[in-house]
Predicted 3D model of a 480-nucleotide part of an RNA (small-subunit ribosomal RNA, 3' major domain) from an uncultured bacterium. Its mean pLDDT, the model's own confidence on a scale to 100, is 83.

Context: one part of a larger RNA
RNA sequence: UGACGGGGGCCCGCACAAGCGGUGGAGCAUGUGGUUUAAUUUGACGCUACGCGAAUAACCUUACCUGGGCUUGCCAUGGUGGGAUUAAUCCUGAGAAAUCAGGAGGAUUGCCUUCGGGUGUAACCAGCACAGUUGAUGCAUGGCCGUCGUCAGUUUGUGUUGUGAAAUGGUGGGUUAAGUCCGGCAACGAGCGCAACCCUCGCCUUUAGUUGCCAUCAUUAAGUUGGGCACUGUAAAGGAACUGCCCCGGUUAACGGGGAGGAAGGUGAGGAUGACGUCAAGUCCUCAUGGCCCUUAUGCCCAGGUCUACCCACGUGCUACAAUGGUCUGUACAAAGGGUAGCAAACUUGUGAGAGUAAGCUAAUCCCAAAAAGCAGGCCUCAGUUCGGAUUGAAGUCUGCAACUUGACUUCAUGAAGGUGGAAUCGGUAGUAAUCCCAUAUCAGCAUGACGGGGCGAAUACGUUCCCCGGCCUCGUGCA
Numbered sequence: 001u002g003a004c005g006g007g008g009g010c011c012c013g014c015a016c017a018a019g020c021g022g023u024g025g026a027g028c029a030u031g032u033g034g035u036u037u038a039a040u041u042u043g044a045c046g047c048u049a050c051g052c053g054a055a056u057a058a059c060c061u062u063a064c065c066u067g068g069g070c071u072u073g074c075c076a077u078g079g080u081g082g083g084a085u086u087a088a089u090c091c092u093g094a095g096a097a098a099u100c101a102g103g104a105g106g107a108u109u110g111c112c113u114u115c116g117g118g119u120g121u122a123a124c125c126a127g128c129a130c131a132g133u134u135g136a137u138g139c140a141u142g143g144c145c146g147u148c149g150u151c152a153g154u155u156u157g158u159g160u161u162g163u164g165a166a167a168u169g170g171u172g173g174g175u176u177a178a179g180u181c182c183g184g185c186a187a188c189g190a191g192c193g194c195a196a197c198c199c200u201c202g203c204c205u206u207u208a209g210u211u212g213c214c215a216u217c218a219u220u221a222a223g224u225u226g227g228g229c230a231c232u233g234u235a236a237a238g239g240a241a242c243u244g245c246c247c248c249g250g251u252u253a254a255c256g257g258g259g260a261g262g263a264a265g266g267u268g269a270g271g272a273u274g275a276c277g278u279c280a281a282g283u284c285c286u287c288a289u290g291g292c293c294c295u296u297a298u299g300c301c302c303a304g305g306u307c308u309a310c311c312c313a314c315g316u317g318c319u320a321c322a323a324u325g326g327u328c329u330g331u332a333c334a335a336a337g338g339g340u341a342g343c344a345a346a347c348u349u350g351u352g353a354g355a356g357u358a359a360g361c362u363a364a365u366c367c368c369a370a371a372a373a374g375c376a377g378g379c380c381u382c383a384g385u386u387c388g389g390a391u392u393g394a395a396g397u398c399u400g401c402a403a404c405u406u407g408a409c410u411u412c413a414u415g416a417a418g419g420u421g422g423a424a425u426c427g428g429u430a431g432u433a434a435u436c437c438c439a440u441a442u443c444a445g446c447a448u449g450a451c452g453g454g455g456c457g458a459a460u461a462c463g464u465u466c467c468c469c470g471g472c473c474u475c476g477u478g479c480a
Base pairs, nucleotide, nucleotide: 001480002479003477004476005475007474008473009472010471011470013468015464016463020427021426022425023424026319027318028317029316030315031314032313033312034310035309042053043052064305065304066303067302068301069300070299073130077129078128080126081125082124089104090103091102092101093100094099110119111118112117132294135292137290141288142287143283144282146279148277153192154191155190156189157188158187159168160167161166173182174181198271199270200269201268203239206236207235208234212229213228214227217226218225242265245259246258247257248256249255321421325380326379327378328377329376330375331374337368338367339366342361343360347356348355349354387418392413393412394411395410396409397408398407435455436454437453438452440450
């Protein structure tokens, strides 16, 4: 000087407390361990692995296993030799295919020519340098990234103090979300961080009038049409909030408390943004890369299988256990997205998943599209039930070469556990939690996951004694 302390002081944070809802019990989905297997490819393991890499494992993917094949090779460049009956494409046979054998076909093609041919070259063939490797090492590395932590810290120049390691500045008094600012001070400055600059939302105004809107006029089943751009919303560019104003407190300060006006008030709300560093954290299976290993195989092609196994254990979720409910009928209101190898209205058909036919739309125009909780009415009356839907049987639909292993969905039947969950443990402070639907990426098909969108919409916070994380000062130390 650091680090540590079941030392002290000050302070912060859904850290505790207060309040709400979960997990832990059940069934299922999904990931992991274990076990099994020819293979169940692999990485990740406290917080910071475990709905994670994977924004989709039937084939492919695929890295694993079994079997069948290839060896200058799936792919690249260069040298050498051969090389015009040459390539694409098509057909036949064998085969699980890869591939092998045979046939048709005849694009493009320079120079010389005695028109016989000669010579060069493309494709191709042989052979050689080499290719190739999701092989090992993330403890050889780059790049990217997690975490402490959006915590308030981390450094440096000159000066000064100390023999020196170092200290000072950064400490002390206030204050802040903040090393934020004030004032003090042997310090005076500066850099990276904080804040601001960026994006979205919230209010108003200016401009423009279609695909949007409809007050007046006419018209229609319908803003549908003529018409209009006043209003609404939209699209951009500017304005608007700065403790600016008032009162009180404070050191005449920084700032704090209250108030006015205002759509918004003291960082307006949310996002993006992550200092010096820590964990030899993660990744050689994105990519790049050193040296190492393989080179008729640890490379390459193909078929089938596996990654989906199943006594069990754990994590993350979904659905429930019901009456603030279930079911039937009617009826209302979104936002944000996507669409031409696509979205598909309407009509016909089927109980249904769907099918048939087909208008419109390269989209403020057409379509996906029904929002659902809600509201109104009927039934159920506390039961393992008209709760719950697992499991199983039968019949189907769709995608796709192909749904046996192993897809999603529909209909009929079946109707398991489950009566609110031990110890323990998690999330949320406001348009939040809880609850309800909608869309998108990936994608032929497959979503209880991920990522967005809106609808409805709470309770509680006395406070900092305690648990946990962190910051500053200080005391101790046998640790470095």
Source information: The RNAcentral record of the full RNA draws on ENA and Greengenes.